Predicted 3D model of a 73-nucleotide RNA (transfer RNA) from a Microthrixaceae bacterium. RNAcentral records the identical sequence in 2 taxa. The prediction has a mean pLDDT of 83. Rfam family: tRNA. Rfam links the family to the GO term triplet codon-amino acid adaptor activity. The family's RNA type in Rfam is transfer RNA. The source organism's lineage runs through Bacteria, Bacillati, Acidimicrobiia, Acidimicrobiales and Microthrixaceae.
[in-house]
RNA sequence: GCCGGGUUAGCUCAGUUGGCAGAGCGCCUCUCUUGUAAAGAGGAAGUCGUCGGUUCGACCCCGUCACCCGGCU
Numbered sequence: 001g002c003c004g005g006g007u008u009a010g011c012u013c014a015g016u017u018g019g020c021a022g023a024g025c026g027c028c029u030c031u032c033u034u035g036u037a038a039a040g041a042g043g044a045a046g047u048c049g050u051c052g053g054u055u056c057g058a059c060c061c062c063g064u065c066a067c068c069c070g071g072c073u
Stems, first nucleotide, its partner, number of pairs: 001072007010025004019056001027043005049065001051063003
C1' cells in the first nucleotide's frame, strides 16, 4: 500500500428485506432473612464510532475518516 471483518447500555453480544433500539451479566430500589447471599418484583442506563449522502423515514443502503482484528504484498 491492497483486501476482508468489526465498532450498538458499565461488560459480553443480538437486532431477519429500511418503519417503536433489545437480551444476559452487572448496577440501584423494594420484598423475603437475625444479617449476608440466593430467590422474587420493579427501575435507571444509548448522539447505534465520525462526518456527509440517498430516502417520507437509516443501527440497517452508499461514500468518507478514525480505531481494533486478520490476510496479502